[in-house]
Context: one part of a larger RNA
RNA sequence: ACGAACGCUGGCGGCGUGCCUCAUACAUGCAAGUCGAGCGCGAAACUUCCUUCGGGAAGGAGUAGAGCGGCGCACGGGUGAGUAACACGUGGGCAACCUGCCCUAGAGUCUGGGAUAACUCGGGGAAACCCGAGCUAAUACCGGAUACGGCUUGGAGGUCUUCGGACCUCUUCGAGAAAGGUGGCCUCUCCAUGGAAGCUACCACUCUGGGAUGGGCCUGCGCCCCAUUAGCUUGUUGGUGAGGUAACGGCUCACCAAGGCUCUGAUGGGUAGCUGAUCUGAGAGGAUGAUCAGCCACACUGGAACUGAGACACGGUCCAGACUCCUACGGGAGGCAGCAGUGGGGAAUUUUGGUCAAUGGGCGAAAGCCUGAACCAGCAACGCCGCGUGCAGGAUGAAGGCCCUCGGGUCGUAAACUGCUGUCAGGAGGGAAGAACGGCGGUCCGGUCAAUACCCGGGCCGCGUGACGGUACCUCCAAAGGAAGCACCGGCUAACUCCGUGCCAGCAGCCGCGGUAAUACGGAGGGUGCAAGCGUUGUUC
Numbered sequence: 001a002c003g004a005a006c007g008c009u010g011g012c013g014g015c016g017u018g019c020c021u022c023a024u025a026c027a028u029g030c031a032a033g034u035c036g037a038g039c040g041c042g043a044a045a046c047u048u049c050c051u052u053c054g055g056g057a058a059g060g061a062g063u064a065g066a067g068c069g070g071c072g073c074a075c076g077g078g079u080g081a082g083u084a085a086c087a088c089g090u091g092g093g094c095a096a097c098c099u100g101c102c103c104u105a106g107a108g109u110c111u112g113g114g115a116u117a118a119c120u121c122g123g124g125g126a127a128a129c130c131c132g133a134g135c136u137a138a139u140a141c142c143g144g145a146u147a148c149g150g151c152u153u154g155g156a157g158g159u160c161u162u163c164g165g166a167c168c169u170c171u172u173c174g175a176g177a178a179a180g181g182u183g184g185c186c187u188c189u190c191c192a193u194g195g196a197a198g199c200u201a202c203c204a205c206u207c208u209g210g211g212a213u214g215g216g217c218c219u220g221c222g223c224c225c226c227a228u229u230a231g232c233u234u235g236u237u238g239g240u241g242a243g244g245u246a247a248c249g250g251c252u253c254a255c256c257a258a259g260g261c262u263c264u265g266a267u268g269g270g271u272a273g274c275u276g277a278u279c280u281g282a283g284a285g286g287a288u289g290a291u292c293a294g295c296c297a298c299a300c301u302g303g304a305a306c307u308g309a310g311a312c313a314c315g316g317u318c319c320a321g322a323c324u325c326c327u328a329c330g331g332g333a334g335g336c337a338g339c340a341g342u343g344g345g346g347a348a349u350u351u352u353g354g355u356c357a358a359u360g361g362g363c364g365a366a367a368g369c370c371u372g373a374a375c376c377a378g379c380a381a382c383g384c385c386g387c388g389u390g391c392a393g394g395a396u397g398a399a400g401g402c403c404c405u406c407g408g409g410u411c412g413u414a415a416a417c418u419g420c421u422g423u424c425a426g427g428a429g430g431g432a433a434g435a436a437c438g439g440c441g442g443u444c445c446g447g448u449c450a451a452u453a454c455c456c457g458g459g460c461c462g463c464g465u466g467a468c469g470g471u472a473c474c475u476c477c478a479a480a481g482g483a484a485g486c487a488c489c490g491g492c493u494a495a496c497u498c499c500g501u502g503c504c505a506g507c508a509g510c511c512g513c514g515g516u517a518a519u520a521c522g523g524a525g526g527g528u529g530c531a532a533g534c535g536u537u538g539u540u541c
Base pairs, nucleotide, nucleotide: 001539002538004537005536006535007534008533011387012386013385014384015383016382017380018379019345024343025342026341028340029339030338033071034070035069038068039067041065046059047058048057049056050055078298079297080296088222089221090220091219092218093217094216097215098214102211103210104209105208106207107206108205110144111143112142113141119134120133121132122131123130124129151174154171155170156169157168158167159166160165180203181202182201183200184199185198189196190195191194224270225269226268231261232260233259236258237257238256239255240254241253242252243251273295274294275293276292277288278287279286280285300321301320302319303318304317323334324333325332326331351377353376354375355374359373360371361370362369363368390420391419392418393417400411401410402409403408424482426477427476428475429474430473434468439463440462441461442460443459444458445457446456447455485530486529487528488527489526490511491510492509496525497524498523499522500521506513507512
C1' cells in the first nucleotide's frame, strides 16, 4: 500500500469501490429498435341507430395490428479464455487503400415494364413452421434515354521519378445513374370560381470532386522466463505469369531457381491481454495492470460464409460437436464473459429496485418512441475523508477497586454535584440547484420565392418538463439525554504491579519465556498506542 479475507467491536455523513476462484451451468424478467411525411391492407371490444330478429349502418378508426420497404442492429454494454504477436506503445510510410450518416462544390433527377409479401381460398404438420392457386402497392425490382465529372480502349504532349512508374492536358472507343414524399401557391402554360402533369419550400434520390471522421495495410525502435530447448523451414525464401482483395503481398495457384532464419538466441517449452497509469522508493529501480481512459481479442466449443459503407457479426444465418429442454417419436428449441437474480466453486464480492429528469446513442421532418448506456436509489466500515460520543466549574481528594513498608499511594477533577451548549441522531415546519432545450401561441427582423402564402434562421414575451426527493439545505422543539472499542505493556518497541499456574497449561515476528516469588503463560488493577475502528493473515515495494 490493497478490488482483500478472518476475529472482536460498531454512532452519522460525503465521495468512491464491490466474483481476484469455475471463459462453470443457468429458472424468470428486462437489455434494439424506429419511421404512416416510402407502400398496400386493415380489425375488435364498446356506444348509437335501423331491423323482416337472420342481420345491417355510423362512430370507435384509417386506430390497434401484422406485412413490404428504409435506416439502425458492426455503436453502446460484458469478459480476459486465447495471444510473446506489428497484439500493444511510440515514431514514420501508403506514388498500394476504403469510408454509410455529416459538411462543401459541380452536374442531374427523363421515359417505360413485370412481379411479390400482406390479403383471400385450399392443403400438410403435435409443434416449429411449410406448400399450392389467385389479387395488389411502393423511395422494393428490372429495362430504355441522357452523361458535367468519373470508369474504360487506343494515341499525342508535359511535369516528377526510387527508372518500376505516378500525375496533368488534349483527342478517341466503349459501358454505365436516379425516386419520390410532405406543405404552400397561381407568376408563366392548360382546363378557367378553383385545380393540375405548372411554380415553389423542405426532406429524400443519382453521378462526381474536395473535406471531416472512422478504419485497413506496411515499417524503425521498445516489449517476461527457460540453453536441463540448438538447430528450424517446402508455400518454405525469391522470381515470372495469373487469380483474388478496397489495397500491397506466397494472400492463393502454375512454372522456375534453391533459397530463408539462427548463440546479437532461431525453433521449442512455460507464463501472460498491452498501454496511459497504480503502489513503493530520496532517486535509480522494483512490483502490479481492479475501478477510469485508449487499443486488441473473445461471445457454449470448432468451422464457414451471407447481408452490408462497415462483421466473418454477444442478444444474425448455416454446418459439426457437447450439454439442456419440448415432442403426438416424425421432428423441433436454446446459448447471461449485457442488468438484476439462481445453483455450484470459494476465505470472499451487492437489489430479480426507480427514471429516461439530465448527458449520450438509434430511428423520425417533428411530436415522440426505444435505451439494465447513463443518472439515481438499495446492500456491505470494503476504502479514503469529515464529524460526533459533550464543555466549564467541582477535594470531606467520597464510596468502591487495586497496591502497600499499613504511614499511605493510585484510578482521580475522574465521578457525584452545579452551571452551560446543542454538532450528529430524533420530532415539526419551510424547501432547492441540477431545466437548457424541444414544442405550441403571440410579436419583430432576416432569408427563400412571382408572393404580404408555405417553409427556413434568429431575437423577445407567455404556456410547460425532476427519477433522485419532500432529498440536500434552512428554521424551530426537546434533551447530556441515543453513540467506544481494539491491540499491546521482557528487548527490538511507547507502556508494571499483584494473584493463579509450576517445563504443566500456555506464549512466540526474531531473540526466546514457563521446572514455586514469571513485568514474557491466564486473570485483575494500572499504563501505552490507535480509534469507529483495532488487531491477525495474505501479497507488493